[in-house]
RNA sequence: GGGCGGAUAGUUCAGUGGUAGAACGCUUUCCUGAUAAGAAAGAGGUCCAUGGUUCGAUUCCAUGUCCGCCCA
Numbered sequence: 001g002g003g004c005g006g007a008u009a010g011u012u013c014a015g016u017g018g019u020a021g022a023a024c025g026c027u028u029u030c031c032u033g034a035u036a037a038g039a040a041a042g043a044g045g046u047c048c049a050u051g052g053u054u055c056g057a058u059u060c061c062a063u064g065u066c067c068g069c070c071c072a
Stems, first nucleotide, its partner, number of pairs: 001071007010024004018055001026042005048064005
């Protein structure tokens, strides 16, 4: 320099156009002599940024940033 993939909750990841979910973690309650385990409830996200398309964008398009892989 060229090509490809990724960026979504504290962490690991789903979600291919219609107001974003799971697991683990966190908080509260129950259970226990107490803890762990278990049960119930809850909090937590400008979906990397800026523009564009669309009635509507996490999702499609363009550019940029960062991370990873391949080629030279």

This is a predicted structure of a 72-nucleotide RNA (transfer RNA) from Candidatus Amesbacteria bacterium GW2011_GWB1_47_19. It matches the Rfam family "tRNA". Its family is annotated with triplet codon-amino acid adaptor activity in the Gene Ontology. The family's RNA type in Rfam is transfer RNA. From the family's description: Transfer RNA (tRNA) molecules are approximately 80 nucleotides in length. The organism belongs to Candidatus Amesiibacteriota, within Bacteria.